[in-house]
Molecule: Bacterial RNase P class A
Organism: Actinomycetota bacterium
RNA sequence: GGAGCCGGCCGGGUGGCCGCGGCGUUUCGGCGCCGAGGAAAGUCCGGACUCCGCAGGGCAGGGUGCUGGGUAACACCCAGGCGGGGCGACCCGCGGAAAGUGCCACAGAGAACAGACCGCCGAUGGCCCGAAGACGGCUCGCCGCCGAGGGCACAGGUAAGGGUGAAACGGUGAGGUAAGAGCUCACCAGCGCGACGGGCGACCGUCGCGGCUCGGCAAACCCCAUCCGGAGCAAGGCCAAGCAGGGAACCUCCGGCCGCGGCGAUCGCACGGCCGGGACGAGCGGCCCGCUCGAUGUUCCCGGGUCGGCCGCAUGGGUGUGAAGCUCGCCUUCCCACCCUGAGGGUCGCGGGAACGCGACCCCCAGAGAGAUGGCCGCCACCCGCCUCGGCGGGGACAGAAUCCGGCUUACAGGCCGGCUCCUCCA
Numbered sequence: 001g002g003a004g005c006c007g008g009c010c011g012g013g014u015g016g017c018c019g020c021g022g023c024g025u026u027u028c029g030g031c032g033c034c035g036a037g038g039a040a041a042g043u044c045c046g047g048a049c050u051c052c053g054c055a056g057g058g059c060a061g062g063g064u065g066c067u068g069g070g071u072a073a074c075a076c077c078c079a080g081g082c083g084g085g086g087c088g089a090c091c092c093g094c095g096g097a098a099a100g101u102g103c104c105a106c107a108g109a110g111a112a113c114a115g116a117c118c119g120c121c122g123a124u125g126g127c128c129c130g131a132a133g134a135c136g137g138c139u140c141g142c143c144g145c146c147g148a149g150g151g152c153a154c155a156g157g158u159a160a161g162g163g164u165g166a167a168a169c170g171g172u173g174a175g176g177u178a179a180g181a182g183c184u185c186a187c188c189a190g191c192g193c194g195a196c197g198g199g200c201g202a203c204c205g206u207c208g209c210g211g212c213u214c215g216g217c218a219a220a221c222c223c224c225a226u227c228c229g230g231a232g233c234a235a236g237g238c239c240a241a242g243c244a245g246g247g248a249a250c251c252u253c254c255g256g257c258c259g260c261g262g263c264g265a266u267c268g269c270a271c272g273g274c275c276g277g278g279a280c281g282a283g284c285g286g287c288c289c290g291c292u293c294g295a296u297g298u299u300c301c302c303g304g305g306u307c308g309g310c311c312g313c314a315u316g317g318g319u320g321u322g323a324a325g326c327u328c329g330c331c332u333u334c335c336c337a338c339c340c341u342g343a344g345g346g347u348c349g350c351g352g353g354a355a356c357g358c359g360a361c362c363c364c365c366a367g368a369g370a371g372a373u374g375g376c377c378g379c380c381a382c383c384c385g386c387c388u389c390g391g392c393g394g395g396g397a398c399a400g401a402a403u404c405c406g407g408c409u410u411a412c413a414g415g416c417c418g419g420c421u422c423c424u425c426c427a
Stems, first nucleotide, its partner, number of pairs: 001423010012380007020035006037398001041409002044407005049232004061228005066080005081094005095223002100221002102217003117162002119158003124155002126152004136146003170188006189213001191210008236311004245302006252279002254276006262269003280294005316340005322334004326329001342364001344363008382395006
């Protein structure tokens, strides 16, 4: 200098003007403080919290799956083991396929206790030729000579070789055979079993024995081990208009008639119905007349609960001193100090190989209504382009809280830092 691997971080700064949401304050004009993210996202895991359910056990269903550790928990994190990839830094994967069932596209003859397409053989069986000489040989060739077996590849054998495929049932050599083949043997690889040694363990190393070789897929069913009750902040709790329901009280007065299985005593009271009109009240826009109405009413209480509001909920709570306010109360608000609380944030120290744990100090300032968190301008920084080298012009990703927390995954313009590997060059 080039090519890479791993980890961590930032993701504009500042000033002015205008605007939005929350809280506080207000002399109602304003003023003060606070106001998105590393992923707030996907809603994929795990919890906190809430409600419902639950004696215990089992079935069904679902999750997880090498080992050890961490954690509230996890499918997360750390460390290790084994296998695979890479020259390497490093990356990827993980129970069982020798319990059973099932599947393995296309190609190929055959895809799992395999298979005969080409090839090889054809010992055995079959067919044919052959002492009237076959087949083969000698010979340039014919004649001639030699002289007893030979041919076909039909049945069939064969997994050495070719070919197909992601994958074809160990490798090399020798023996063996008609040709072959773990058929046999030697060595190697792999598998299983046993012993010894190392490790908490996954596992590793050495030795011995065995039969010879066993394909892949479990995100196919399944088996084994282990874990899991359901729903979710629209959880859930409190208050509670209106309408409907239940109950109680109030209800214009007087007269006449009728009913009565109501109560006490002929009569009176209560209840129900009908009639009358005087007074009273209400309505018909103010007044008079007139008309209509006066139990489908009014008020209060009760339970459930709709609209709606508050809490949950944005760290929360307690104690003490002091101040202010009024409705003077074990009231409300505020300042300060201390204590408790939280899987809360940061820094430091200690323990640990790491994840992480413990302790001390400091801080805790979004929050709805599924709705706010922004815009413009100037300067600076960064990137790109142009030229007169100092200016001009342009650009700024992914995205966006909604009960909270721990993870994973995915998206991201541009930039910074640290560690490591390989190649080349120079000293």